[in-house]
RNA sequence: GGUGUGGUGGCCAAGCGGCAAGGCGUCGGUCUUGUAAACCGAAAACCACGGAUUCGAAUCCCGUCCGCGCCU
Numbered sequence: 001g002g003u004g005u006g007g008u009g010g011c012c013a014a015g016c017g018g019c020a021a022g023g024c025g026u027c028g029g030u031c032u033u034g035u036a037a038a039c040c041g042a043a044a045a046c047c048a049c050g051g052a053u054u055c056g057a058a059u060c061c062c063g064u065c066c067g068c069g070c071c072u
Stems, first nucleotide, its partner, number of pairs: 001071007010024003018055001026042005048064004
């Protein structure tokens, strides 16, 4: 330099054009003498950044940045 793949709550991780699941963790509650466990509930993601397309973009297209693999 070329190419492929990935970047989504604090962490992990779904999603594949109609406005973001789940697990862990955190907070509150029930239970307990008290913790833990179990159960119930809650908060938390302008989806790496900037543009384009579209009535509508995490999702499609272009560029940029970062991680990983392969080729040279």
This is a predicted structure of a 72-nucleotide RNA (transfer RNA) from Anguilla anguilla. Its Rfam family is "tRNA". It is annotated as a transfer RNA. Rfam's curators write: Transfer RNA (tRNA) molecules are approximately 80 nucleotides in length. The sequence is in RNAcentral, with records from ENA and Rfam. Its mean pLDDT, the model's own confidence on a scale to 100, is 82.